[in-house]
This is a predicted structure of a 72-nucleotide RNA (transfer RNA) from a Patescibacteria group bacterium. It matches the Rfam family "tRNA". RNAcentral holds the sequence, with entries from ENA. Lineage of the source: Bacteria > Bacteria candidate phyla.
RNA sequence: GCUCCCAUAGCUCAAUGGAUAGAGCGCGGCCCUGCGGAGGCCGAGAUGGAGGUUCAAUUCCUCCUGGGAGCA
Numbered sequence: 001g002c003u004c005c006c007a008u009a010g011c012u013c014a015a016u017g018g019a020u021a022g023a024g025c026g027c028g029g030c031c032c033u034g035c036g037g038a039g040g041c042c043g044a045g046a047u048g049g050a051g052g053u054u055c056a057a058u059u060c061c062u063c064c065u066g067g068g069a070g071c072a
Stems, first nucleotide, its partner, number of pairs: 001071007010025004018055001027043005048064005
């Protein structure tokens, strides 16, 4: 330098153009309990950035940023 892949919650991952963007772990509160780090209930918390297509974008297209792989 060229090609390809990835980017969603604190972490690990879902969501094949349409419903309130979900789950596990973690975190906070309450309950339970002799105690709670076990168990139950509730809650906070995310689509890397900028444009474009579309009635509608996490999803499709372009560029940028960051990470990874291959080739030279």